[in-house]
RNA sequence: AGGUGACAAGGGCAAACUAUCCGUGAGGGUAGGGCGCAAAGCCAAGAAACCCCGAGAGCGUUGUUGUAUCAGGGUUCGUCUGGUUACCGAA
Numbered sequence: 001a002g003g004u005g006a007c008a009a010g011g012g013c014a015a016a017c018u019a020u021c022c023g024u025g026a027g028g029g030u031a032g033g034g035c036g037c038a039a040a041g042c043c044a045a046g047a048a049a050c051c052c053c054g055a056g057a058g059c060g061u062u063g064u065u066g067u068a069u070c071a072g073g074g075u076u077c078g079u080c081u082g083g084u085u086a087c088c089g090a091a
Base pairs, nucleotide, nucleotide: 005088012037013036017032018031019030020029021028022027035078041084042083043082045081046080047079048076049075050074051073052072054070055069058067059066060065
């Protein structure tokens, strides 16, 4: 330096849930909490899931509504991949 992750040391983050606030919503902030995490740090870049709004064949219905699908805008980095930065040290 690269790889790797120990029942190591010192620390770190914080799921569900609860309270409160923000948002139409997915969801987010703060406090408590602690399921887990060696990048569960950061980036929404590719994929995926979800939300909002609009269009909408065929079909159902007969009153304009739902659905495959599609445009636009968003959420999640604790879904996967990618990018980037970083603590510790045994085999």